[in-house]
RNA sequence: GUGCCCGUAGCUCAGCUGGAUAGAGCGCGGGGCUCCGGACCCCGAGGUCGGGGGUUCGAAUCCCCCCGGGCACACCA
Numbered sequence: 001g002u003g004c005c006c007g008u009a010g011c012u013c014a015g016c017u018g019g020a021u022a023g024a025g026c027g028c029g030g031g032g033c034u035c036c037g038g039a040c041c042c043c044g045a046g047g048u049c050g051g052g053g054g055u056u057c058g059a060a061u062c063c064c065c066c067c068g069g070g071c072a073c074a075c076c077a
Base pairs, nucleotide, nucleotide: 001073002072003071004070005069006068007067010026011025012024013023019057028044029043030042031041032040050066051065052064053063054062
């Protein structure tokens, strides 16, 4: 350099063929329980869906460019 894959909550990941409110587990905060703590139960906060643009009535999902990561190939005179 070329091709392919990936990027969604603090972490690990779902999200079917566009469809309306973006979710789970862990973690975090509060409460319950307990002599206290852990475990367990309840509630809650937390998201520019990597960035920008486009298509569409509607985009995490489709298209284009860019950024970051990974793999393969090429180059390395």

This is a predicted structure of a 77-nucleotide RNA (transfer RNA) from an Aquificota bacterium. It was read from a public genome assembly. The coordinates come from a structure-prediction model, not an experiment, and the mean pLDDT is 81.